RNA sequence: AAAGUUCUUCGGGGCAGGGUGAGAUUCCCUACUGGCGGUAACAGCGCAGGCUGAAGUCCGCGACCCGCAAGUUUUCUUGCGGCUGAUCCGGUGCAAGUCCGGGACCAACAGUAUAGUCUGGAUGAAAGAAGAAAAGA
Numbered sequence: 001a002a003a004g005u006u007c008u009u010c011g012g013g014g015c016a017g018g019g020u021g022a023g024a025u026u027c028c029c030u031a032c033u034g035g036c037g038g039u040a041a042c043a044g045c046g047c048a049g050g051c052u053g054a055a056g057u058c059c060g061c062g063a064c065c066c067g068c069a070a071g072u073u074u075u076c077u078u079g080c081g082g083c084u085g086a087u088c089c090g091g092u093g094c095a096a097g098u099c100c101g102g103g104a105c106c107a108a109c110a111g112u113a114u115a116g117u118c119u120g121g122a123u124g125a126a127a128g129a130a131g132a133a134a135a136g137a
Stems, first nucleotide, its partner, number of pairs: 005133006017029003031117002033107002035061004042053004056105002065082007087103005109120003
């Protein structure tokens, strides 16, 4: 120094236009959005080692919900487990799940005319990101 510990801050976006209807931002046409970490044949920068950015649907994580256990035990907290959506075609190429072109698809629960986009749990929690402090070999 790193790791660990403690603390602080930060930490999710989106129905514009039209149709039907008594009633729909929920149905239909069209529109719009893409959390966190990893990976990277791309892009930018550098003489170079390299640095920075880059995936909703590739790997994993989180939120919601369910179960079990423990605790200062009904509701709370912690741990463990379960559940947990969606991609093809063409091109280039040694190689494409990530590049280029095109088409498609997905999005917890509760409420309400059936909701990824409204309202609510939530001024919450969290994956994580940044910073600070003390101790110590």
Molecule: FMN riboswitch aptamer (RFN element)